[in-house]
Molecule: transfer RNA
Organism: archaeon
């Protein structure tokens, strides 16, 4: 230098173009003597900037990163 794939909360993971769901972690409350198991509510997200479109996380473009291939 060339080409490929990915980027979703503190983590890990889902999502035919049609309100972005789950799990753990936290937080609050029950329960408990006290903690912790348990069970109920919370908290909280699409890497940036732009186009398509009625409507974008999802399709297209540029930039940023992270990883592989080749050289």
């Nucleotide at each position: 230098g060339g080409g490929a794939g990915c980027g979703u909360g503190g983590u890990c993971u889902a999502a035919c173009g049609g309100u972005a769901g789950g799990a753990c972690c936290g937080g609050u409350g029950c329960c408990u003597c006290c903690a912790g198991a348990g069970c109920a509510c919370u908290c909280a997200g699409u890497g940036c900037a732009g186009g398509u479109u009625c409507g974008a996380a999802u399709c297209c473009u540029g930039c940023c990163g992270c990883u592989c291939c080749c050289a």